[in-house]
């Protein structure tokens, strides 16, 4: 230098053909316990890496950039 893949909550990951962004773990609160843990119930937490275009509507499609990984030379 060429090609490909990944980027979504604090972490690990979903999201069907473009149509209200979710789960588990973690955090906080409550119930329970003498207390902690476990268990159960609830709550908070997101500019979907950044930008741009298309569309009534974009995490998803087009283009550009950044970071990481793989591969070829």
């Nucleotide at each position: 230098g060429g090609a490909g893949a990944a980027u979504u909550a604090g972490c690990u990951c979903a999201a069907u053909u473009g149509g209200u962004a979710g789960a588990g773990c973690g955090g906080c609160c409550g119930u329970u316990u003498u207390a902690c843990a476990c268990a159960c119930g609830g709550c908070a937490g997101g500019u979907u890496a950044a930008g741009u275009g298309u569309u009534c509507a974009a995490g998803c499609c087009c283009c550009u950039u950044a970071u990481u990984c793989u591969u070829c030379a």
The RNA shown here (transfer RNA) has 73 nucleotides and comes from a Rickettsiales bacterium.
Rfam family: tRNA. The family's RNA type in Rfam is transfer RNA.
The prediction has a mean pLDDT of 81.
NCBI's taxonomy places the organism under Bacteria, Pseudomonadati, Pseudomonadota, Alphaproteobacteria, Rickettsiales.